[in-house]
Context: one part of a larger RNA
Molecule: small-subunit ribosomal RNA, 3' major domain
Organism: uncultured bacterium
RNA sequence: UGACGGGGACCCGCACAAGCAGCGGAGCAUGUGGAUUAAUUCGACGCAACGCGAAGAACCUUACCAAGACUUGACAUCGUAUGACAGGUAUGGAAACAUACCCUUCCUUCGGGACAUAUAGACAGGUGGUGCAUGGUUGUCGUCAGCUCGUGUCGUGAGAUGUUCGGUUAAGUCCGGCAACGAGCGCAACCCUUAUGUCCGGUUGCCAAUAUUAAGUUAGGAACUCCGGACAGACUGCCGCGGUUAACGCGGAGGAAGGUGGGGAUGACGUCAAAUCAUCAUGCCCCUUACGUCUUGGGCUUCACACGUGCUACAAUGGGCGCUACAAAGAGCAGCGAAACAGCAAUGUAGAGCAAAUCUCAUAAAAGCGUUCUCAGUUCGGAUUGUGGGCUGCAACCCGCCCACAUGAAGUCGGAGUUGCUAGUAAUCCCGAAUCAGAAUGUCGGGGUGAAUGCGUUCCCGGGUCU
Numbered sequence: 001u002g003a004c005g006g007g008g009a010c011c012c013g014c015a016c017a018a019g020c021a022g023c024g025g026a027g028c029a030u031g032u033g034g035a036u037u038a039a040u041u042c043g044a045c046g047c048a049a050c051g052c053g054a055a056g057a058a059c060c061u062u063a064c065c066a067a068g069a070c071u072u073g074a075c076a077u078c079g080u081a082u083g084a085c086a087g088g089u090a091u092g093g094a095a096a097c098a099u100a101c102c103c104u105u106c107c108u109u110c111g112g113g114a115c116a117u118a119u120a121g122a123c124a125g126g127u128g129g130u131g132c133a134u135g136g137u138u139g140u141c142g143u144c145a146g147c148u149c150g151u152g153u154c155g156u157g158a159g160a161u162g163u164u165c166g167g168u169u170a171a172g173u174c175c176g177g178c179a180a181c182g183a184g185c186g187c188a189a190c191c192c193u194u195a196u197g198u199c200c201g202g203u204u205g206c207c208a209a210u211a212u213u214a215a216g217u218u219a220g221g222a223a224c225u226c227c228g229g230a231c232a233g234a235c236u237g238c239c240g241c242g243g244u245u246a247a248c249g250c251g252g253a254g255g256a257a258g259g260u261g262g263g264g265a266u267g268a269c270g271u272c273a274a275a276u277c278a279u280c281a282u283g284c285c286c287c288u289u290a291c292g293u294c295u296u297g298g299g300c301u302u303c304a305c306a307c308g309u310g311c312u313a314c315a316a317u318g319g320g321c322g323c324u325a326c327a328a329a330g331a332g333c334a335g336c337g338a339a340a341c342a343g344c345a346a347u348g349u350a351g352a353g354c355a356a357a358u359c360u361c362a363u364a365a366a367a368g369c370g371u372u373c374u375c376a377g378u379u380c381g382g383a384u385u386g387u388g389g390g391c392u393g394c395a396a397c398c399c400g401c402c403c404a405c406a407u408g409a410a411g412u413c414g415g416a417g418u419u420g421c422u423a424g425u426a427a428u429c430c431c432g433a434a435u436c437a438g439a440a441u442g443u444c445g446g447g448g449u450g451a452a453u454g455c456g457u458u459c460c461c462g463g464g465u466c467u
Stems, first nucleotide, its partner, number of pairs: 007467007015457002019421005026312008034303002042053002064298007073123001077122002079119005087102006105114003125287002128285003134281002136276003139272001141270001146185006152161003165176003191264004196232007206221002210219002235258001238252005314414001318373006330361003335354002340349003380411001385406007427449007
């Protein structure tokens, strides 16, 4: 000077408290450990690993295993020779591949080049090791309010001061004081979005008046909604009280919005030899007829068990059936795919329209109205299994998803313990997208309905300042 203390003072945070909904018990999904295995590829391990890398393992992916093959190689540059190679057919084979037959070059500035084969070596190649050799990127403390510098001053010096103190703030935010005076990185603001209005614009969107139609359908309209561009608006600006005549705090007016209006992006100096050599790059080491490369099949999907994260439930604030409203945000050409028809359905036939404010995905669901069930392992719950079908795809056996019929398990609210959340939030209800041939209960977005509680800071956890 720091760090630490079951030392002290002050302050903050869904940290506790007050509440609401969960997890921990059940079934299933998914990740991990362990066990198993020819292989069950690798990484991630308190918070900050475990629905994590993986925005999607049937083949491919794929790195693992078995078997069959290749050795200048699947890929790059260079020499020499040849002119084809590719493709098709047949045979062998699990395929890679091998053999036979058919077919057979292109451009050119005529130097050559493209492509392919053969051959020689320089070399290629490695998801092999080391994240404790590294770059880059990322997590975390933490969106916490801190971290420093120049000059000056003090101290023999390490260093101190400034940055402490009194107030105040979300904030080292600001005010006052002070041997300090200034400055930088952070805070805030500038950016995006959302909430209000004005102006401009008016199709594919809109419809008040006039006609018209089954229908904003058409004529028409430019008011409204909406879209998208510019601007305005919020600054403690105004009033009162308190306060040091300050910063600021409390209350009020006006206002769509009030004291950072809500949300996002934005992450200081540093910490953890934190994570990543498997995104990529890269030093060193290692392999080089193999630790490289190709192919088929298998595995990553196993299963006495243990843990994490989720989904669905245990029902009447509910289940079933019928009728009937109201969204937002997105995606679409190797795509979205309408009407109509067939089928109980998954889906099929069909192919209109649309590179989309025009067409399609596309019915939002919970809600509402009516009816039934009457507390039961049930008309709750749907696991599991059987049969029959559908879709994608060379191919659903290992190992996909969907539909129908049948089957109808555990489960009657969950021990110790533990998680999230302070408002359009929690809870609950649907919708969409990325990845993607197919394959979400995951992830990322969107809207609908819409609470309870917060006395307070003694205590638990984490953090900040002074001592």